[in-house]
Predicted 3D model of a 316-nucleotide RNA (Archaeal signal recognition particle RNA) from Methanobacterium sp. Taxonomically the source falls in Methanobacterium (Archaea, Methanobacteriota, Methanobacteriales, Methanobacteriaceae). The model forms 95% of the base pairs in the Rfam consensus. Its Rfam family is "Archaeal signal recognition particle RNA". Gene Ontology terms of the family: SRP-dependent cotranslational protein targeting to membrane, signal sequence recognition and signal recognition particle, plasma membrane targeting. Its Rfam clan is "SRP clan". The sequence was found by an Rfam model in a public genome assembly.

RNA sequence: UAAUAGGCUAGACUGGAGGGUUAGGGGUCCUCUGUAAGCGCAUAUCCCCUAUACGGCGCGGUCGAAGUUCAAGAGGCGGCAUAUUAACUGGUUGUUGGCCCAAAAAUUCAGCGUAGAAACCCUGUCCCGCAGGAUCAGUGGUAAUCGGAUUUCGACUGUAGGGCCGAAAUUAACUAUUUUAACCAGGGAAACGUGUCAGUUCUGGGAAGAAGCAGCUCUACUCUGGACAGCUGAUGCUUGUGGAGCAACGGGGCGGAGCUCGAUUUUUGGAUCACCAACUUCUGGAAGAUUUGUCCACUCUUGAACACGCCCAUUA
Numbered sequence: 001u002a003a004u005a006g007g008c009u010a011g012a013c014u015g016g017a018g019g020g021u022u023a024g025g026g027g028u029c030c031u032c033u034g035u036a037a038g039c040g041c042a043u044a045u046c047c048c049c050u051a052u053a054c055g056g057c058g059c060g061g062u063c064g065a066a067g068u069u070c071a072a073g074a075g076g077c078g079g080c081a082u083a084u085u086a087a088c089u090g091g092u093u094g095u096u097g098g099c100c101c102a103a104a105a106a107u108u109c110a111g112c113g114u115a116g117a118a119a120c121c122c123u124g125u126c127c128c129g130c131a132g133g134a135u136c137a138g139u140g141g142u143a144a145u146c147g148g149a150u151u152u153c154g155a156c157u158g159u160a161g162g163g164c165c166g167a168a169a170u171u172a173a174c175u176a177u178u179u180u181a182a183c184c185a186g187g188g189a190a191a192c193g194u195g196u197c198a199g200u201u202c203u204g205g206g207a208a209g210a211a212g213c214a215g216c217u218c219u220a221c222u223c224u225g226g227a228c229a230g231c232u233g234a235u236g237c238u239u240g241u242g243g244a245g246c247a248a249c250g251g252g253g254c255g256g257a258g259c260u261c262g263a264u265u266u267u268u269g270g271a272u273c274a275c276c277a278a279c280u281u282c283u284g285g286a287a288g289a290u291u292u293g294u295c296c297a298c299u300c301u302u303g304a305a306c307a308c309g310c311c312c313a314u315u316a
Stems, first nucleotide, its partner, number of pairs: 001316004006311003011063004015033005023050005038059004067306009078295004083290003088285004094279005100270009110260003120253006127243007134235005139229002143178003147174001148171007156163002183226006193218001195216002200211004
């Protein structure tokens, strides 16, 4: 002096890039990449800054005289932009077919049929008109006469009250007879309806008579039930008759061997809002792949600048 091994110290490293965000630069965020390499100060409805913006400090960790920085080149993950292509896919226009409807034909399952198929004829069910019944509901309460009574008017008569006669009108509330489908039973019932009227008042010597409230009776009227009706309407009913209709079904006749539902296929025609399929018009989205440009982690090569210290052992 060199090499190897161990130790010490100075020191170095403990990330970088793209995207997003932002007026812009960092951090937190996302992605990629590298490492032995993390934590705290310190945070997304955000924090630190302003072209001198691209971080700082501490703890821990690693390496250690190791390295740091810059320039050039090569390879190159990934990001961004651009263009092309494109699996797949949204909407939209139209056409065709299917789905849907009808008819016909063929095939076929099943059923019916000589205990009588199809076809044909008559008739009924349904509908309309006319004439009835039944039932139900609504509505309805006849018309007269004799007598009597009442009112009014008139004649005669009695010294009062009264008596007697006649005419007219009225009469639901008196009777009898007749009539009607227009009756029966019961409840209520009139200040200004009827009859009878205790009490009362009036006339009278009396007998008696008159007026008449309440009450009672009856009636108009009204309510309930029943019956009735020649009136009105209706009908889960029904008869006769005429007409219309006759798809389907029932009955009868004739007829004498086929008839019918369904299914499948084919053909023809129709319908076509929606739905399904194919093609088509127009207009979008897009994984992935590729082209070009650009930034670039990371790796390698070359060069330059700065730094490259100390101690011990062994070997040459």